Small-subunit ribosomal RNA, central domain from an uncultured bacterium, 349 nucleotides, folded computationally. The full RNA is in RNAcentral, with records from ENA.
Context: one part of a larger RNA
RNA sequence: CUGGGUGUAAAGGGAGCGUAGGCGGGAAGGUAAGUUGGAUGUGAAAUGCCGCAGCUCAACUGCGGAGCUGCAUCCAAAACUACUUUUCUUGAGUGAAGUAGAGGUAGGCGGAAUUCCUAGUGUAGCGGUGAAAUGCGUAGAUAUUAGGAGGAACACCAGUGGCGAAGGCGGCCUACUGGGCUUUAACUGACGCUGAGGCUCGAAAGCGUGGGGAGCAAACAGGAUUAGAUACCCUGGUAGUCCACGCUGUAAACGAUGAUUACUAGGUGUGGGGGGACUGACCCCUUCCGUGCCGGAGUUAACACAAUAAGUAAUCCACCUGGGGAGUACGGCCGCAAGGUUGAAACUC
Numbered sequence: 001c002u003g004g005g006u007g008u009a010a011a012g013g014g015a016g017c018g019u020a021g022g023c024g025g026g027a028a029g030g031u032a033a034g035u036u037g038g039a040u041g042u043g044a045a046a047u048g049c050c051g052c053a054g055c056u057c058a059a060c061u062g063c064g065g066a067g068c069u070g071c072a073u074c075c076a077a078a079a080c081u082a083c084u085u086u087u088c089u090u091g092a093g094u095g096a097a098g099u100a101g102a103g104g105u106a107g108g109c110g111g112a113a114u115u116c117c118u119a120g121u122g123u124a125g126c127g128g129u130g131a132a133a134u135g136c137g138u139a140g141a142u143a144u145u146a147g148g149a150g151g152a153a154c155a156c157c158a159g160u161g162g163c164g165a166a167g168g169c170g171g172c173c174u175a176c177u178g179g180g181c182u183u184u185a186a187c188u189g190a191c192g193c194u195g196a197g198g199c200u201c202g203a204a205a206g207c208g209u210g211g212g213g214a215g216c217a218a219a220c221a222g223g224a225u226u227a228g229a230u231a232c233c234c235u236g237g238u239a240g241u242c243c244a245c246g247c248u249g250u251a252a253a254c255g256a257u258g259a260u261u262a263c264u265a266g267g268u269g270u271g272g273g274g275g276g277a278c279u280g281a282c283c284c285c286u287u288c289c290g291u292g293c294c295g296g297a298g299u300u301a302a303c304a305c306a307a308u309a310a311g312u313a314a315u316c317c318a319c320c321u322g323g324g325g326a327g328u329a330c331g332g333c334c335g336c337a338a339g340g341u342u343g344a345a346a347c348u349c
Base pairs, nucleotide, nucleotide: 004320005319006318007303008302012317014201015200016199017198021194022193023192025088026087027086028085029084030083031082033081034080035077036076037075038074039073040072041071042070049065050064051063052062053061054060091191092188093187094186095184096183097182098181099180103177104176105175106174107173108172109171110154115149116148117147118146119145120144121143125136126135162169163168206247207246208245209244210243211242215241216240220236221235222234223233258316259315260314261313262312263311266294267293268292269291270290271289272288273287274286275285276284298305299304322349323348324347331342332341333340334339
């Protein structure tokens, strides 16, 4: 390479946009590059194969034959692929009419709670634990009332509910803004799918500069526990957590399940639309899109999956090939650094 695979055994890229490339809907005409048939030339000899023969046989050798799967040129065919011309509307997109939503960005506003400050009331404890102690408190704490400051997060609603490509998104209002779904069928007329490189986005932690800092809390300190206790428990507490701008680019980035398209029994919830029936918001019937559960065929090593497939097929990409060594070393590229990415071998079982 071929073959076989990728939910859990090794293996789906964290996600999207998109370049090259690969693949690609219906009808008619043309061309003849691929394709198919025929003809001519060539395809040295030896070797190999088949047949016959010569050395007593065989090895070996001689003769004959087929073949040499290929290439070039010419003629022909036109189903398929390709190219080209014309055309179609079901794929795709646009328009129109509706519609749901924590989708995004910016600004403003609100109440509850924690902490701190001030003042009042009030007096000896508070706090914490398995039990304690460290800690706080007669310089008046804890508790309680009133006022103020500041930061962060938004109880209930809340739901295998919704939205988003993924990461993710949750108080309320306003502005700007992306996408989806349904109905319609006016318009374009294959404009599509995938996507090596590339570009963009990408939780938390971390980094740089400048702010902010209530609560929580790595590090750190103390008190306990213990044989010890660099822990678990307790009292404190700094980075950080928050904001702006820039970097990092990784996660069990998970559905451990790539994207797209088509087909293949049912049942039952739920979210958003449309249609029908009805006196009727309901209920009922039907249809499209999403999200769950159960389950048949089929698949599977089993577990399980089962129209949201891990079923049946097609196209394109990514990845795997015994365990350890090792996601290490070296080199390259990226990064301020931390490190990331690409990624071996010896040796060993």